[in-house]
RNA sequence: AGAGUUUGAUCCUGGCUCAGGAUGAACGCUGGCGGCGUGCCUAAUACAUGCAAGUCGAACGAAGAGAGAAGCUUGCUUCUCUUUUAGUGGCGAACGGGUGACGAACGGGUGAAUAAUCCAUAAGCAACCUACCCAUUCGACCGGGAUAACAGUUGGAAACGAUAGCUAAUACCGGAUAGGUUAAUUGAAGGCAUCUUCGAUUAAUUAAAGUAGGUUUUCUACACAAAUGGAUGGGCUUAUGGCGCAUUAGUUAGUUGGCGGGGUAACGGCCCACCAAGACGAUGAUGCGUAGCCGACCUGAGAGGGUGACCGGCCACACUGGGACUGAGACACGGCCCAGACUCCUACGGGAGGCAGCAGUAGGGAAUUUUCGGCAAUGGGCGCAAGCCUGACCGAGCAACGCCGCGUGAGUGAAGAAGGCCUUCGGGUUGUAAAGCUCUGUUGUAAGGGAAGAAUGGCCAAGAGAGGGAAUGCUCUUGGAGUGACGGUACCUUACCAGAAAGCCACGGCUAACUACGUGCCAGCAGCCGCGGUAAUACGUAGGUGGCAAGCGUUAUCCGGAAUUAUUGGGCGUAAAGGGAGCGUAGGCGGUUUGAUAAGUCUGGUGUGAAAUGCUAUAGCUUAACUAUUGUGAGCCUUUGAAACUGGUAGAGUUGAGUACAAAGGAGGUAAGCGGAAUUCCCGGUGUAGCGGUGAAAUGCGUAGAUAUAUGGAGGAACACCAGUGGCGAAGGCGACUUCCUGGCCUGUAACUGACGCUGAGGCUCGAAAGCGUGGGGAGCAAAUAGGAUUAGAUACCCUAGUAGUCCACGCUGUAAACGAUGAUUACUAGGUGUCGCGGAGAAAACUCUGCUGCAGUUAACGCAAUAAGUAUUCCGCCUGGGGAGUAUGCACGCAAGUGUGAAACUCAAAGGAAUUGACGGGGGCCCGCACAAGCGGUGGAGUAUGUGGUUUAAUUCGAAGCAACGCGAAGAACCUUACCAAGUCUUGACAUACCGUGCAAAACCCUGGAGACAGGGGAAUAGUUAUGGCGGAUACAGGUGGUGCAUGGUUGUCGUCAGCUCGUGUCGUGAGAUGUUGGGUUAAGUCCCGCAACGAGCGCAACCCUUACUGUUAGUUGCCAGCAUUAAGUUGGGGACUCUAGGGAGACUGCCGGGGUUAACUCGGAGGAAGGUGGGGACGACGUCAAGUCCUCAUGGCCCUUAUGACCAGGGCUACAAACGUGAUACAAUGGCGUAUACAAAGGGAUGCGAAGUGGCGACAUGGAGCAAACCUCACAAAGUACGUCUCAGUUCAGAUUGAAGUCUGCAACUCGACUUCAUGAAGGCGGAAUCGCUAGUAGUCGCGUAACAGCAUGACGUGGUGAAUACGUUCUCGGGGUUUGUACACACCGCCCGUCAAACCAUGGGAGUUGGGAGCGCCCGAAGCCGGUAUCCUAACCGUAAGGAGGGAGCCGUCGAAGGUGAGAUCAAUGACUGGGGUGAAGUCGUAACAAGGUAACC
Repeated sequence: AGAGUUUGAUCCUGGCUCAGGAUGAACGCUGGCGGCGUGCCUAAUACAUGCAAGUCGAACGAAGAGAGAAGCUUGCUUCUCUUUUAGUGGCGAACGGGUGACGAACGGGUGAAUAAUCCAUAAGCAACCUACCCAUUCGACCGGGAUAACAGUUGGAAACGAUAGCUAAUACCGGAUAGGUUAAUUGAAGGCAUCUUCGAUUAAUUAAAGUAGGUUUUCUACACAAAUGGAUGGGCUUAUGGCGCAUUAGUUAGUUGGCGGGGUAACGGCCCACCAAGACGAUGAUGCGUAGCCGACCUGAGAGGGUGACCGGCCACACUGGGACUGAGACACGGCCCAGACUCCUACGGGAGGCAGCAGUAGGGAAUUUUCGGCAAUGGGCGCAAGCCUGACCGAGCAACGCCGCGUGAGUGAAGAAGGCCUUCGGGUUGUAAAGCUCUGUUGUAAGGGAAGAAUGGCCAAGAGAGGGAAUGCUCUUGGAGUGACGGUACCUUACCAGAAAGCCACGGCUAACUACGUGCCAGCAGCCGCGGUAAUACGUAGGUGGCAAGCGUUAUCCGGAAUUAUUGGGCGUAAAGGGAGCGUAGGCGGUUUGAUAAGUCUGGUGUGAAAUGCUAUAGCUUAACUAUUGUGAGCCUUUGAAACUGGUAGAGUUGAGUACAAAGGAGGUAAGCGGAAUUCCCGGUGUAGCGGUGAAAUGCGUAGAUAUAUGGAGGAACACCAGUGGCGAAGGCGACUUCCUGGCCUGUAACUGACGCUGAGGCUCGAAAGCGUGGGGAGCAAAUAGGAUUAGAUACCCUAGUAGUCCACGCUGUAAACGAUGAUUACUAGGUGUCGCGGAGAAAACUCUGCUGCAGUUAACGCAAUAAGUAUUCCGCCUGGGGAGUAUGCACGCAAGUGUGAAACUCAAAGGAAUUGACGGGGGCCCGCACAAGCGGUGGAGUAUGUGGUUUAAUUCGAAGCAACGCGAAGAACCUUACCAAGUCUUGACAUACCGUGCAAAACCCUGGAGACAGGGGAAUAGUUAUGGCGGAUACAGGUGGUGCAUGGUUGUCGUCAGCUCGUGUCGUGAGAUGUUGGGUUAAGUCCCGCAACGAGCGCAACCCUUACUGUUAGUUGCCAGCAUUAAGUUGGGGACUCUAGGGAGACUGCCGGGGUUAACUCGGAGGAAGGUGGGGACGACGUCAAGUCCUCAUGGCCCUUAUGACCAGGGCUACAAACGUGAUACAAUGGCGUAUACAAAGGGAUGCGAAGUGGCGACAUGGAGCAAACCUCACAAAGUACGUCUCAGUUCAGAUUGAAGUCUGCAACUCGACUUCAUGAAGGCGGAAUCGCUAGUAGUCGCGUAACAGCAUGACGUGGUGAAUACGUUCUCGGGGUUUGUACACACCGCCCGUCAAACCAUGGGAGUUGGGAGCGCCCGAAGCCGGUAUCCUAACCGUAAGGAGGGAGCCGUCGAAGGUGAGAUCAAUGACUGGGGUGAAGUCGUAACAAGGUAACC
């Protein structure tokens, strides 16, 4: 520090996800040790049991024990507790509040409540208190009456009481005194006021003469009272800061303030009486929800964000609610009273209790420990002290819960062992890893030693100091004895053995790390993308590897990455996002200059900023974690100074802004008036049969006279031409003309004011069309509606009609793709050009507005570019993934329609912008092709051949499927082929290799059985050989036309013989990409030329190859024969001239001429030539597409079968047949059929072959066997043609299917199931619907001939020659292709994408008659405890009074307030609810086809 994920690819926007760190954690697997920490986050749920707050006998009474003493009734009483003796040990009760004092308000726990009565920071109190502690001053005098304990009686189950009687105090009360305080009166001082200080007089108000010690007194110690001051701790007040919701906007009646009282330690509506009507609030009151706050902790570069466990500060609470008492302090966790819920005891009458103290229990929960030891240390309470108490605390125990440290060994060791896994079978890897050898001993085990934490205080001994007469005291020093829960622990030493100690997760990318097997969209994985459908590095297992390590993973949560809420640090033309427009309030911001000020700002200092934490530097535990010491601070308060800037203040000035004067233009607005053209309607005229409408029609109108035509009239609406990216307006918007009224802009002058400005939350006003209300108006147009068409349907598009509405007046609505998809303002930043208005004599400037082009700059790109989307300022509005949804709900507005504001659950990993390359378009333009057109001949109709689908069958083997399957694989199924079926057989096999054995013969041949395979028997001659053959055996294996062409190689088809497809370097672009390859011409061609940020190159095109067409030359046999000779015959001699054959040449290149063209490429015409513009034909097929075809040609991976899916055999089937399709051959006839005669080829084949002549047969054919391995012989007579004759338009002398009979040939064998021949038979068919195919010249058509495979079988396929046309104006249309441009929501690429209803399933949610529950508020009723107030009843020790009585006190009663409770009507929140609404999701459902191309009616608001 980034990465993955939208796309075919790219850039951007934007979300989702990951890598990091952290935790009081939990879960899974695993687990050696130690140190230091941490440990109910949930039920503030309920609690058994034990402990957690007591102490003081030196305050007091009483009692007991022991010791001692005395008396005597020797076992009782009394006295003392010290002394004289010497000490020691043990036991132990009661008053459970004895009376009294101090403590119990600390310490410990928890976070329920609380959004302020709280916390943090900083101040204030002239408005306050403070026990114990410290300092100073002063004092402690004189008296009195009770009461508990105790004890007698008595009630009660208990808890707990009642009452006659006795007694003490540091308990209580009265008086004196001092100072202080308070009140009243009064004097003086202080800078105003509230007030403060110093005095005087009067009144009220205090104490323990206590305890202990001693040398008994002017002593000491501890207590006590008063006063002043301090310290400590608290109380109150103020400011600033401290969560969310505005779908919470108004709240408040002691409320806000005043005067006077009360109350309090103290200010205060804290409380009361009266008076006034205030107080708070968009700088967010009130309400609702949530929450203890902070130091700090986690994260982050920081700013921030999240958290508030442990430790520390503050607050609040103590079963729930209320209340006071005591006290210095409480409205009190281990106190009291009352009410409530719950639990327990009970004799049923009544009582008791409060673990959110430490342990522990139950429950809840994913989840959190021992009913431990000790007061040794630190700290606290009491005490003179010893000491007692202390679940605070110190320690131990449990838990990998966290952090830190250590270990599980180290060195050497290659036969690279064994085993595992993989393998191309060679090996590789685990791996120096192990074993083996040599060491070490951290830890462990055993034994031994063994700390620090302990020093105060007290005790003993000694000494010193101050004051003092002295001593007990006090203070200090030194020495000694004694004190340890942890714990015989840490630590040290010795001995022993490598012995006792490694797991977890991952391995497709992100992200370090790969193979095998199993599984087969199953099981499963998954953080995101995604993986799995038979070769899974993604599932499961194994081996290996990577990472971390006593842990490792997962889950949850927080921060980060996320600049993804942007102050630092984002945006708003098209991605989400500018308000429809203006005016203007609050607010924010604000031009030049001068003076003074000092709020902001800057600067120095003081205070504070607790400790801990963090950071820095050191130090201590062996190190670290941990701990100690040192330094360091933002902020806030206060204060010294500065004066540039901002602010406030006092002035000045004119440029911003405005005014004045002069002049101009304009569909700016409102109202009134008025004009012509046109449509429609009306009256009558002329006139006659149609009009109208459409793609074509029909509905409609018209003989009752339409349309048309001409005159007149009525009425409403809109204003042609001018008219223009022209004008005006803030926007919406505004268009004939005239007038009244009226707003704004511009130009000139520079007279006036003197910053008066900009923006603008709320607010107010305006605001197209449609719509609503009331009243008018209504010509045309026209939602709805009706009819006619179209259509599968057509609730549409088209047509004919037609109502609201459109128009006017007055109201309402308040929205639009209200758009420049661009808020307003100001300044600055190159030009060029057009235009409106000014300006000016003219020209040129200058100014205001409105367009185009274009630089810098900017932008993701497109684009914008002085009218900015550039550079900057100010202010406002708005955005934060897509869907759900602009929906629900609430509120506001509205007559309604609806508008404004405006969510969530749930769901997806995308949605989107711009641009690129393709593909596509019922988009455009250019070009080509037998593509159309022009022609010729066919197919589709008939019967037949053949192939296919389908059907049938035991089987009808398999494959091929639009073009590019269908006379295709198959260049040839009777058996074989053959792969299929049923039956019969074989199992190392029909075929291959290896091993062992046997043995020299076996096969052929013959006989028997059988359908045959096969089984049994006989067995001559000959070739060959000793294994390379045969037979037998066992095992490895053979074998498979079994599956997968979607695992493959090879090969083939197709686009297409179409002209394309690319690369290097350079350049342009952020990039995908572009350029080149586009453009202008031209070509069959990306063929060539010119131009050009391109320059070159490659694969294709063309050419090179074969053949054909012309001609030399060379060579003449088997070919040829002009001349010479010869024959029946080129038969023979001879010849090479000719034909022909086949070697090697020549020839054609736009080479020549002319026109056109850019002086080009090229093209048109011509000459010559056998051939002319690639001469004709062939082979040759670019990058690629179709997961195209083929595993049944062959090869081949994985899988499958192995007495069978292999092998053999005879028979059957592939030949079936209702109807369907493709491809052919034959025909339907006279351009013909038949008969007779007759002419002319080319190219091929031939030895298991072609087979001549001759002979036989009507013929197929038979016989025959000459010749020929072929320019020799043979197949082999070519046919159409030509000549003559006949038939005469008919189902025929056409056509030949079908059938019968007889034959021929091939072959073991023609029944299923061959071909041919002869005779006989003589079907359909009379030129073929929609549709469709081939062909541009030696072509189509037509006519024969040959060949391959093959025993035989050809209408097929492949070749060959004969004869031999017609037509092409042309590119509008159909199909296909190429280039270009455009649109796109397509990229599996239009056979694409995609929308909505309906049906069924699931999910969350709204409404809903209602139902249930919660918290809060309000009204009323009742009113406990208790404080306060009142009091006529009752009781009463201290003081007064001789007494009666009084003062004072208590109880009772009454009153105000008052918790819980009751009741009533509402508001609000949550849950639930028959039914119902839409939404979301998904594999293949139904119906249509709305959108994306001009999406077939442009789309959208």